[in-house]
Context: one part of a larger RNA
RNA sequence: ACGAACGCUGGCGGCGUGCCUAACACAUGCAAGUCGAACGAGAACGGACUUCGGUCCAAGUACAGUGGCGGACGGGUGAGUAACGCGUGGAUAAUCUGCCCUCGGGCGGGGGAUAACCUCUCGAAAGGGAAGCUAAUACCGCAUAAGACCACAGGCCCUUGGGUCUGUGGGAAAAGGUGGGGAUCUUCGGACCUGCCACCUGAGGAUGAGCCCGCGUACCAUUAGGUAGUUGGUAGGGUAAUGGCCUACCAAGCCAGAGAUGGUUAGCUGGUCUGAGAGGAUGAUCAGCCACACUGGGACUGAGACACGGCCCAGACUCCUACGGGAGGCAGCAGUGGGGAAUAUUGCGCAAUGGGGGAAACCCUGACGCAGCAACGCCGCGUGUGUGAAGAAGGCUCUCGGGUCGUAAAGCACUGUUGAGAGGAACGAGCAGGCCGAUAUUAAUAGUGUCGGUCCCGACGGUACCUUUCGAGGAAGCACCGGCUAACUCCGUGCCAGCAGCCGCGGUAAUACGGAGGGUGCAAGCGUUGUUC
Numbered sequence: 001a002c003g004a005a006c007g008c009u010g011g012c013g014g015c016g017u018g019c020c021u022a023a024c025a026c027a028u029g030c031a032a033g034u035c036g037a038a039c040g041a042g043a044a045c046g047g048a049c050u051u052c053g054g055u056c057c058a059a060g061u062a063c064a065g066u067g068g069c070g071g072a073c074g075g076g077u078g079a080g081u082a083a084c085g086c087g088u089g090g091a092u093a094a095u096c097u098g099c100c101c102u103c104g105g106g107c108g109g110g111g112g113a114u115a116a117c118c119u120c121u122c123g124a125a126a127g128g129g130a131a132g133c134u135a136a137u138a139c140c141g142c143a144u145a146a147g148a149c150c151a152c153a154g155g156c157c158c159u160u161g162g163g164u165c166u167g168u169g170g171g172a173a174a175a176g177g178u179g180g181g182g183a184u185c186u187u188c189g190g191a192c193c194u195g196c197c198a199c200c201u202g203a204g205g206a207u208g209a210g211c212c213c214g215c216g217u218a219c220c221a222u223u224a225g226g227u228a229g230u231u232g233g234u235a236g237g238g239u240a241a242u243g244g245c246c247u248a249c250c251a252a253g254c255c256a257g258a259g260a261u262g263g264u265u266a267g268c269u270g271g272u273c274u275g276a277g278a279g280g281a282u283g284a285u286c287a288g289c290c291a292c293a294c295u296g297g298g299a300c301u302g303a304g305a306c307a308c309g310g311c312c313c314a315g316a317c318u319c320c321u322a323c324g325g326g327a328g329g330c331a332g333c334a335g336u337g338g339g340g341a342a343u344a345u346u347g348c349g350c351a352a353u354g355g356g357g358g359a360a361a362c363c364c365u366g367a368c369g370c371a372g373c374a375a376c377g378c379c380g381c382g383u384g385u386g387u388g389a390a391g392a393a394g395g396c397u398c399u400c401g402g403g404u405c406g407u408a409a410a411g412c413a414c415u416g417u418u419g420a421g422a423g424g425a426a427c428g429a430g431c432a433g434g435c436c437g438a439u440a441u442u443a444a445u446a447g448u449g450u451c452g453g454u455c456c457c458g459a460c461g462g463u464a465c466c467u468u469u470c471g472a473g474g475a476a477g478c479a480c481c482g483g484c485u486a487a488c489u490c491c492g493u494g495c496c497a498g499c500a501g502c503c504g505c506g507g508u509a510a511u512a513c514g515g516a517g518g519g520u521g522c523a524a525g526c527g528u529u530g531u532u533c
Base pairs, nucleotide, nucleotide: 001531002530004529005528006527007526008525011381012380013379014378015377016376017374018373019339024337025336026335028334029333030332033069034068035067038066039065046057047056048055049054076292077291078290085217086216087215088214089213090212092210095209096208100205101204102203103202104201105200106199108142110140111139117132119130120129121128122127149170150169151168152167153166154165155164156163157162176197177196178195179194180193181192184191185190218264219263220262225255226254227253230252231251232250233249234248235247236246237245267289268288269287270286271282272281273280274279294315295314296313297312298311317328318327319326320325345371347370348369349368353367354365355364356363357362384414385413386412387411394405395404396403397402421469422468423467424466430460433456434455435453436452437451438450439449440448441447477522478521479520480519481518482503483502484501488517489516490515491514492513498505499504
């Protein structure tokens, strides 16, 4: 010094921290959705009316479906990894980058389907099959398109096999939705104009990421040889991209005592602890990077994954089954069993911050904000203050005179702001926003800026803080006292019982064992154990 544990003890608050072991197995709930301003469809409960047939509201709502964006972030864990994994510094003339920002161009005209739905049907279920209908910002042709891409030629610059500019040729795209509007047109749906949000294409930026290189990065030589895609070349494939990354052929190389190969251990770092420093140890919390997601393998989709709460295959395990077949993955938050010396609530809320979706309202968010439990740690406060006898009682001791506990207590007088109990009141702040209006900009009642008004929004929480009241009241322990090391006597015991960190104590007066009185040291803690310096 500690993410500690154990023993005894325990008043309060603030801020932190809390499975170090079984990357063991998991009941239950929640942890990733959202958009009706992309699209087609579309209930019921309930209510109102009724001519009892039904109609209307509920409601174009809910649950579903197609489609878009997000599920690659956020959260967890440390198994694996001794490695370009991490740290640091470079390089990419070998690369990609959704959303975002700046700048430019475009958005023409068509087509065929399909889910939902309906009908039939298989199955215990999970889940399918067949026929029919329909929409889109879903899908597919066509048109158009350069400074993007490809090829060729030339100029300039360089250089790893290139970059850049010019010319010629080839050649790739798209989608609409919604608010407002006054002329005109209208088949009365709209056209048209315009704002906003989307769509396609290109250049630059930003952000994020891939790959490559120099240096650094544990122990064992009681591990000395290792290597056939191995090392290099040519050609091709593959990738966003270099490369034996892969394939064919050719050559026979390549690494190694400055430690290859093998084995053991281990996530790395900023940091943390210690120390005068040098150094040593360490890598909880917080932050950056990496790896993993029951075990092993694989790809799909996508800007991004070989994807914790996606898919497929195999395996182990658990569950359902009508025995034909299916379902599952807490190293997310709580929680359970187990393991262990040992580590918390199946809590509240999206009010704030941040994130996803949406034009927005808003929805979602076990991220997060809070609360609960634990002296686990640090810090702060309290458990009263003054006065009070040559000094009560009582305990201990004694040379029996006394000494000591000891101003300690009692008593008297206070404080009562701390903190606990009870009551009252509860401001400010954590609040930014939404709605309405005015005004500026504008074609505009979009949008945006400013001003004003109004309404609503707080989990924590009737909490903090403030105040009233009560009454010294409910609030002190633990270890030690032979030396090291601050602190001594009596009794018991008699090498016994026991103590002990080292030296060592105990065999009849033990300051060392056990008890008592007294003392010393720390104090809501004190000791012990473990580990590190």